RNAcentral holds the sequence, with entries from Greengenes. Predicted 3D model of a 1398-nucleotide RNA (small-subunit ribosomal RNA) from an uncultured bacterium. The prediction has a mean pLDDT of 85. Its Rfam family is "Bacterial small subunit ribosomal RNA". Gene Ontology terms of the family: ribosome and structural constituent of ribosome.
[in-house]
RNA sequence: CCCUUAGAGUUUGAUCCUGGCUCAGGACGAACGCUGGCGGCGUGCCUAACACAUGCAAGUCGAACGGAGGCUGUACGAAGUAUUUCGGUACAGAAUACGGCCUUAGUGGCGAACGGGUGAGUAACACGUGGGCAACCUGCCCCAGACUGGGGGAUAACCUUGUGAAAACAGUGCUAAUACCGCAUGAUAGGGCUCCGGGCAUCCGGAGCGCUUGAAAGGAGUAAUCCGGUCAGGGAUGGGCCCGCGUCCAAUUAGCUAGUUGGCGGGGUAACGGCCCACCAAGGCGACGAUUGGUAGCCGAACUGAGAGGUUGAUCGGCCACAUUGGGACUGAGACACGGCCCAGACUCCUACGGGAGGCAGCAGUGGGGAAUAUUGGGCAAUGGGCGAAAGCCUGACCCAGCGACGCCGCGUGAAGGGUGAAGGUCUUCGGAUUGUAAACUUCUUUGACCAGGGAAGAAAGAAAUGACGGUACCUGAAAAACAAGCCCCGGCUAACUACGUGCCAGCAGCCGCGGUAAGACGUAGGGGGCGAGCGUUGUCCGGAAUUACUGGGCGUAAAGAGCACGUAGGCGGGAUUUUAAGUCAGGUGUGAAAGACCGUGGCUCAACCACGGGGUUGCACAUGAAACUGGAAUUCUUGAGGGCAGGAGAGGAAAGUGGAAUUCCUGGUGUAGCGGUGAAAUGCGUAGAAAUCAGGAGGAACACCGGUGGCGAAGGCGACUUUCUGGACUGACCCUGACGCUGAGGUGCGAAAGCGUGGGUAGCAAACAGAAGUAGAUACCCUGGUAGUCCACGCUGUAAACGAUGGAUACUAGGUGUGGGAGGUAUCGACCCCUUCCGUGCCGACGUUAACACAUUAAGUAUUCCACCUGGGGAGUACGGCCGCAAGGUUGAAACUCAAAGGAAUUGACGGGAGCCCGCACAAGCAGUGGAGUAUGUGGUUUAAUUCGAUGCAACGCGAAGAACCUUACCGGAGCUUGACAUCCACGGAAGAAGUCGUAAUGGACUUUGUGCCCUUCGGGGAGCCGUGAGACAGGUGGUGCAUGGUUGUCGUCAGCUCGUGUCGUGAGAUGUUGGGUUAAGUCCCGCAACGAGCGCAACCCUUAUGAUUAGUUGCUAACACGCCUAUGGUGGUGAGCACUCUAAUCAGACUGCCGUUGACAAAACGGAGGAAGGUGGGGAGGACGUCAAAUCAUCAUGCCCCUUAAGCCCCGGGCUACACACGUACUACAAUGGCGCAAACAGAGGGGAGCAAACACGCGAGUGGGAGCAAAUCCCAAAAAUGCGUCCCAGUUCGGAUUGCAGGCUGCAACUCGCCUGCAUGAAGUUGGAAUUGCUAGUAAUCGCGGAUCAGAAUGCCGCGGUGAAUACGUUCCCGGGCUUUGCACACACCGCCCG
Repeated sequence: CCCUUAGAGUUUGAUCCUGGCUCAGGACGAACGCUGGCGGCGUGCCUAACACAUGCAAGUCGAACGGAGGCUGUACGAAGUAUUUCGGUACAGAAUACGGCCUUAGUGGCGAACGGGUGAGUAACACGUGGGCAACCUGCCCCAGACUGGGGGAUAACCUUGUGAAAACAGUGCUAAUACCGCAUGAUAGGGCUCCGGGCAUCCGGAGCGCUUGAAAGGAGUAAUCCGGUCAGGGAUGGGCCCGCGUCCAAUUAGCUAGUUGGCGGGGUAACGGCCCACCAAGGCGACGAUUGGUAGCCGAACUGAGAGGUUGAUCGGCCACAUUGGGACUGAGACACGGCCCAGACUCCUACGGGAGGCAGCAGUGGGGAAUAUUGGGCAAUGGGCGAAAGCCUGACCCAGCGACGCCGCGUGAAGGGUGAAGGUCUUCGGAUUGUAAACUUCUUUGACCAGGGAAGAAAGAAAUGACGGUACCUGAAAAACAAGCCCCGGCUAACUACGUGCCAGCAGCCGCGGUAAGACGUAGGGGGCGAGCGUUGUCCGGAAUUACUGGGCGUAAAGAGCACGUAGGCGGGAUUUUAAGUCAGGUGUGAAAGACCGUGGCUCAACCACGGGGUUGCACAUGAAACUGGAAUUCUUGAGGGCAGGAGAGGAAAGUGGAAUUCCUGGUGUAGCGGUGAAAUGCGUAGAAAUCAGGAGGAACACCGGUGGCGAAGGCGACUUUCUGGACUGACCCUGACGCUGAGGUGCGAAAGCGUGGGUAGCAAACAGAAGUAGAUACCCUGGUAGUCCACGCUGUAAACGAUGGAUACUAGGUGUGGGAGGUAUCGACCCCUUCCGUGCCGACGUUAACACAUUAAGUAUUCCACCUGGGGAGUACGGCCGCAAGGUUGAAACUCAAAGGAAUUGACGGGAGCCCGCACAAGCAGUGGAGUAUGUGGUUUAAUUCGAUGCAACGCGAAGAACCUUACCGGAGCUUGACAUCCACGGAAGAAGUCGUAAUGGACUUUGUGCCCUUCGGGGAGCCGUGAGACAGGUGGUGCAUGGUUGUCGUCAGCUCGUGUCGUGAGAUGUUGGGUUAAGUCCCGCAACGAGCGCAACCCUUAUGAUUAGUUGCUAACACGCCUAUGGUGGUGAGCACUCUAAUCAGACUGCCGUUGACAAAACGGAGGAAGGUGGGGAGGACGUCAAAUCAUCAUGCCCCUUAAGCCCCGGGCUACACACGUACUACAAUGGCGCAAACAGAGGGGAGCAAACACGCGAGUGGGAGCAAAUCCCAAAAAUGCGUCCCAGUUCGGAUUGCAGGCUGCAACUCGCCUGCAUGAAGUUGGAAUUGCUAGUAAUCGCGGAUCAGAAUGCCGCGGUGAAUACGUUCCCGGGCUUUGCACACACCGCCCG
C1' cells in the first nucleotide's frame, strides 16, 4: 500500500446488563421424500479387517540345457505295392545320419519384495520437519579398469518298479547345461606390518611391503560383431539405523522399572546398540505428567474462518502397517513375502475315514450387515511394468465403455407481436379485481432429442500394417413448436395473502409459539415468493460464538478471591560498570517433492476440466555479523529488605494468684396467705409456713459503670485486678549488612460455634424431654420445669453470610472533616491553642471507573507482578472412586435426564396484619330503624306441561316491569297457515267496501245480498290506490354469541386527579414539571425550585330557592273610593275603579374575604367583627377527567357471523308467568296513652283534566248511583289537606292491633273461577319494641303528617314529586371501612382473590 470483519429472535409491564438456547452462510464419498430432458468432467461399502461359488489378476526366455511331439529338407534306402521285356522301372517309404520350422512338461536364468487392495493394529523415531552414520547395504542401470585358461562329478526330465481313493510320494537306471565343484592366473578389495597427514571420542584419509584370503560361462551369428560371465573402484537409484523438535483425551491413572539403567568381556547383524548372554555396580524414568486406561494409521492437503484458529485425513500424491488369526524361518540384492513354505488355532470343502485341499483388505461377482455405495463388460490401440537379442508373450496396472442427478459445469423445454383485457378458476364492498400478454391467434426460429449423408485427432511411424473407445466427437441436410418442469415456502426472524373447512380436535413447530367458531401459523383452493433438473428434509463439521477470550473475557452484588498465615519448587524482580552472545535483530546459503491454492497465458465452441509459466510456501537447519533490552559471568552502590540504639501505646498470647456485685442453694430469726406467671390463664411453689425481709454460710460461672464506627491481633478472636514469661506493630536519630526482595502450585501450622473421646466440675442458662396454654390441628411461637451441653484439663473434628460477600505486593493520581498512637516547630519555662510530619481507623467528595447500585490515596482509578477461581438453570456440592476422621462427617467431584430460561441492577405500578400527612355519616356522639310478628313485593330453591327471559358482592333481589284476568306474552297444551301477520317486484281477476246467514272452544272456513268511486282517453281501453289468486326472488325469527360489535348504562367517584409540548437529567425504561414549605372542599391558591407553558378534570358560566328594584296587571289581588247583594258595627272582588299590597314572570341589582382587626413569611389564607335578606363554593340541582371491572344489555334499538325456513316464522283458544315444605332482600301496618275513638275548626304546595276532570242537587250506612252546571283551565273540576284543638278511654292482648274467614254489595271490563279493586256487617290471628348482626341521617336535615302525578279500562304498602310540623348530637381521629399524597420493602405485574413450598 492492497484486500478483509454484518447480524437477528427469545428472560421483563417496560429497561439496561449478564447469560444460555435458536436461526440466517458454507461444505459433504452422503441418505431419505417428491420430481426428472440432454451432454461433458469427476466420483461411488463411511457398516461386517464378516464369509465367499465361478472366471480372470505374474509370468517370460528354445539366442542357457537335455529331451518329447508335430511338420519338413538332404543322404542312405529295408520290407511292401503296381507294372514288367523279370533286367528292371515307377510309386511309396520303415530305420539310420545330418539339418530347418513350430510347440513346450522339466533343468537353468530373470521376475515374482514392483504394480493392485485395505486401515485391523499402532500414541510409536509410526509420521512430519531438519540433521547425522568416522556404524551400513544396494540386483538390474551408467562410467572407467583387468580377466574370461584348463578340468571333474552329479541330477531332473525320460524309461521303469512300487504305494495311495486322491493329493502326491518313494525307489532302480540313463543324460545336458550360462545348474554344481576343484585347479591355474589375478588386487586398487578384506586381514597384517611400517610411515605421513587430518579429525569429532570411538577413529578417518594417503603411501609403502607383497606375508595371507581369493574369480569366471557361455550363447547367437558365415563373419564383423552383439548379448552375456568374473574381480575390484566410482556413480546413480533404492533402502537400513541414530538424533533435535512437533504430534489426542483422562490425575476419579502418582508413582513406574530386574534386562530394568550403566560398565567390562563375548555372541549376533549389512550395520551401531541389553539386540542376546555371563559377570559387576544400583541405577533409570516421573508434576516440564512417568506409569496406567481410552481413542486414533500419519502427512501433503480438504472444509470453514477477516485472521488467529477449529474440524477432517474419501478420491489424487508421499510414508507406514497388514494380508483368515498367532508364531517361525527358508530363498534372495531385496521378504520374515496378499495370489511362496512350515507349525498351531478357528472356519469351509473333498474323502475309500487312513488322509488331503483352501484363504477376493486384487478386478468383476454372491450371501450377510446396513439408511446406503455400481458390470461376473471391451481392449492391450495408448501410458507404464515383467521377461526376451528380437519378433513377441503376459499385464482386472491402465485405457475405455456400462449403472447411479452422488457432486461440479454447460444447454434446453421456444422467440416476437397479440386488449374485446375471451372462457374457466378465485376473491368481492356485487361496482369490480386478479390469474393476465398469460392463452387463443399471427409471424419466426430449430439448440437438444429423432432421421439421413459425410466423418476424425488420439499413431509415437519414417514404405506398409496397427484404434478397445467408435461410425463416437464433429460437420452437413430435412421435418414439425413439434417430444422435454418440478420442488419448497408465504405469523416474526425471512422474500411472499386471501377464501373455505376444522374448533386446544385433527394437526404444525428451527426458536418464539399457533389451534378452545370469524386461524395470513393446521388442511385444501386461488394467488404470490424462492430455487430450478432439481427442490426440500435428516445427519455431521466450521462459522456466526469475544460462548475457553494468543489475537480477544472475567471474579463487591450477575458464575467466580482459597477462612487465615508461614514457606518449597516455579514465576517476576532496584542503581552503576565491564564482559558474553542463550533469547532478540540483520542480510546470506540449503531445504521446504509433485499435485492442490493464488496470479498470468493457453487447449477442449464456453464452463467445469486440463496444460504451461510465475510468485509464494510465515517452518527447520547452517555459517557470518550487531550488542540497546532480557538472560549468564564479574566488580561495585544504597534508596528496596534486614539488624543495632532510645522511647511511648495497646481487651495481643500463656500460666499462677486475688477481688467485689448478682443469681441459686443451705441454716437460723421475723412474718402470714398467698407467691409466681401471662394478652388472659393454667401447670408449678406454699399452712409440713412459701413469697417478702434480716443475719450467717456454700458453690459455680460471668466481669456492670469506664466503653468510644476506641485499641490489639494474620485470621478465628481478645474486656475485673496483680505478678511472671512471651509475640508483633509504631515513632525518633544515627550506625551496620549490601538486593539478602515480592508472590507462592504441592506442603505445614492456626482456625468461631456446634459436635466426639477420657477425666473432673455444674450456680445460672438451656437443645432433647414432660406438663400448662393457645389452635381446626400446633411435634411451634408464650408459660412452669428440665437432661446433655455451656466451664476446666488433655486429645479429635476443620467447617460458617469464616463478609469489606472485595487475594497478596509495589508505585502513581484533587481535596475536606473526625478520631487513636508517636515525633517536631512556635511560646524565656509551661498546661492549652495553632502549624508540619509518620503510622492506624471512619465519614463526605473531584477526575476516573461501573450494567447500574456504587467505589473513589484503606480504589471497584491508572499500571506492573504472582497465586486461587468462573464458563446457562436444575440434577448436585449429589453418586461412584481416592484421601482424611472414633463417629458425625469433611475434601476432591461427575453423568444420564430435563428446562428456555435461571440471574444482577435499576424503573413504573399494584400490594403490605410497613411508616408519615389528610379526607369522607368511616368511626365516635346522637336520632330513627332493619334483624322478631302479620301482610305486600322481589329473589333463591323446589314443583310444574309451562311456572318465558334477563339482572347475581358492594354496583342483582318494590331491578328491566311508569302497573301479567284476555291482550301484553317472548312460555306450555291443543287446533290451524306456508311468498306468509309485515316490505318491494311480476302476471291474472276484481273497485274498495257494506249488510246478513251457517258453523267452530276460537281463528281459519262455507254462503247470500248490495256496490262501481278517482285520473287520462282516440271511448276500445289504460293508470294510481285497494282486495283476492298464482310463481319465485324473498319476508320473518324476543333463535345463539354482550367473550365479534355500535349505542346506552352502572361502579370506583363529584374522588382530585389524568396528561401533553419544549427544555433539562439518565446508556435506558423513565424522571423532572405534578416533589418541597404553607393553605384549600379542590393539582384551590401562594412561596420556593431545571424547569417554562398548556390541555382534560376542580371552580365559574346554566336552572331553582332566599332579598330588593324596574316593567307588565288577567283568569291573580283589594288598603283607600263608589255601587250591588246578604243572615247587616259585619260579610261578599259580585260590579265600577285601581295595581298600593300578595302573587304571577321577564329583565336587572346584590356577595367579591370587598371593608376593619388579629395571626401568618410583607404571601396565599385562617379566625373574629361591621354592614347586609343572605358571608366565606349561602341551600339544592344539572354537570362525572384519563381510565378500571372482557361489569350490564344481541329481549329497547342497531349490527357482523352462525343457525331455522310446511318452522326455531305466523294466527287462534285455553292454561302459565299469581304454584309453595322452605330461605333471603326491600317495604307497609303494628305492638299503643307523644296513643285509639268521637266531635269541631283553620292553614299548603305541586300537579292532572276531552274516549277527560266533573260541581250543585237527590238517593244509599257505605262503596257508589242518578244528574250534567262549569272547564282544553292563575277562571271550572279533581279537592276533603293531614298531623292540630277539645272530650273520652286508664295500661289490658285492651275502645291496642288488624291478619284470616263468612255473608251481603259496588265498580271497571267481551269476561273478575284460576287471578282485580272497593264497601257494609260479622269474625278478631300473630304481635307487649325484637338474638347475633346491621342500615340511614349533621338542618328546614332526621323523624313524623298528609297531598299529587306517571303507567293505567280496572288494579300501589312500589316509584317519581309536593308541601305541613320539626329535633338530638359531633369531645375527637386511637380503632373499623373506603379514598388521596409522600416514603419504604418486594421473588407480585392475570398485579395478595398474587406468588409459592411440602